[in-house]
């Protein structure tokens, strides 16, 4: 220096044009116990890395920075 795959919730990922963005752990609160623990119910928690652009509509398609991680050289 080139080329390719990633970047959504604390933390691991789902979502490849149109539902209000969602799930498992975790947090938090309640039910339950004498009491923690497990279960069970229910709540918060997001600039979809940045920053344009096409669309009637973008987390999804373009195109540009960053940052990770392979590969050539």
């Nucleotide at each position: 220096g080139c080329c390719g795959g990633c970047g959504u919730a604390g933390c691991u990922c789902a979502g490849u044009g149109g539902c209000u963005a969602g799930a498992g752990c975790a947090a938090c609160a309640g039910u339950u116990u004498u009491g923690u623990a497990a279960a069970c119910u229910g709540u918060g928690g997001g600039u979809c890395a940045u920053g344009g652009g096409u669309u009637c509509g973008a987390a999804u398609c373009c195109c540009u920075u960053c940052g990770c991680c392979g590969g050539c050289u």
Molecule: transfer RNA
Organism: Candidatus Saccharimonadota bacterium